A computed fold for a 242-nucleotide part of an RNA from a pig gut metagenome, annotated as large-subunit ribosomal RNA, domain VI. The prediction has a mean pLDDT of 81.

Context: one part of a larger RNA
RNA sequence: UUUAAGAAAAAAAAGGAAAGAUAAUCUUAGUACGAGAGGACCAGAUUAGGUUGAUCAAUAGUGCAUCGGUUAUUUCUACAAAGUACAGCCGAGUAGCCAAAUCAAUAAUAAAUAAUUACUGAAAGCAUAUAAGUAAGAAUUUUAUUCCUAAUUUUUCUAAAAAAUGUAAAAGACUAUUACGUUAAUAGGCUUAUAGUGUAAGCAUGGUAACAUGUUGAGCUUAUAAGUACUAAUUUUUUGAU
Numbered sequence: 001u002u003u004a005a006g007a008a009a010a011a012a013a014a015g016g017a018a019a020g021a022u023a024a025u026c027u028u029a030g031u032a033c034g035a036g037a038g039g040a041c042c043a044g045a046u047u048a049g050g051u052u053g054a055u056c057a058a059u060a061g062u063g064c065a066u067c068g069g070u071u072a073u074u075u076c077u078a079c080a081a082a083g084u085a086c087a088g089c090c091g092a093g094u095a096g097c098c099a100a101a102u103c104a105a106u107a108a109u110a111a112a113u114a115a116u117u118a119c120u121g122a123a124a125g126c127a128u129a130u131a132a133g134u135a136a137g138a139a140u141u142u143u144a145u146u147c148c149u150a151a152u153u154u155u156u157c158u159a160a161a162a163a164a165u166g167u168a169a170a171a172g173a174c175u176a177u178u179a180c181g182u183u184a185a186u187a188g189g190c191u192u193a194u195a196g197u198g199u200a201a202g203c204a205u206g207g208u209a210a211c212a213u214g215u216u217g218a219g220c221u222u223a224u225a226a227g228u229a230c231u232a233a234u235u236u237u238u239u240g241a242u
Stems, first nucleotide, its partner, number of pairs: 005158007015148004022048006033038001050106006059099001061097002066092005071085005110142003116136004161239004166180004186232003189228005195221003202215005
C1' cells in the first nucleotide's frame, strides 16, 4: 500500500534460506580368507572431541560504591562520621551479563539417479546389460527436519477495536515490543524475608597503655521474593464515522 465494513486469532499453496561433517573402542570374531604371517565385509553397541543453537539451577569470572579492613591528609578539642588520593589501596560479594560452565541438535525416513554392475533379449539362428522390457547402485538430488514469506482458507466479536497521554521492564539508540492504569500491585516508598558482609555506635567491665571482653551473628545493605494503595498511573482527547 492492497484485500470497497472494521477488528482479533489460527492454519497455509507456490517460493526462499539453514542444516548436511568425523574418529576411536567393544561385540560379531581371532570367525570368513590364508601354508603361515596376518586378518575382514555385513550387522549391533558405547564413547570422544569438532561444529551449531540455547540457557544461567550449579561451577568460575566480573560485579565504578553492597559490607568490612587499612595508609596519608582535611573538617573536628576529642570520639564518632565524612571528603580527596586510579573505586586511594586491600579482602569478600547479591542481581544482571558471561564461558572455561550446563543443556540440546548434528541420530533417524523414503524415492529417483551418476559412475558402475546385472537379468531376459532380437536386429545379426551365435553373441550382446538395450533396440522393446526388467533390476541393483553414492557423504549427490528430491523428500524428511528447522526457519522466513503469505496467494488463500477457517473461526470469533460489533461500537467492537485502535491510537494519543500516564506508571514501567521480560524490551530498548529513537521508534517498536511487552506488562499495567483505582473493578489497580505497573513503578517508587514502607514492612518482613532471602542474600551479602562479618560482631556497628553508645555504654559497662578489665588493663599503665595499645587493646580485649560483654551487650551482639551485631549493625549496614544496589539490582531478589512476598505483602501493603502511603505516592504517582487522576481527568481526558482523537480515529473508527474524511
It matches the Rfam family "Bacterial large subunit ribosomal RNA". Gene Ontology terms of the family: structural constituent of ribosome and ribosome.